[in-house]
RNA sequence: GCGGGUAUAGCUCAGUUGGCUAGAGCGCAGCUCUGAUAAAGCUGAGGUCCUUGGUUCAAAUCCAAGUACCCGCAC
Numbered sequence: 001g002c003g004g005g006u007a008u009a010g011c012u013c014a015g016u017u018g019g020c021u022a023g024a025g026c027g028c029a030g031c032u033c034u035g036a037u038a039a040a041g042c043u044g045a046g047g048u049c050c051u052u053g054g055u056u057c058a059a060a061u062c063c064a065a066g067u068a069c070c071c072g073c074a075c
């Protein structure tokens, strides 16, 4: 340099024939339980869906460019 992949909650990830309000597990906070923990149960907080622009009535999802990381090829 060329090609491909990944980017969504603190962590690991799901969600792509565009559509109601963006989710799960773990973690975190509170409550129940306990002499007190742990476990278990219940409740809750936490998100600019990498950035910018475009298409559309409507974009995490489609298109373009960029950024970071990973893989392959070439040098």
Stems, first nucleotide, its partner, number of pairs: 001073007010026004019057001028044005050066005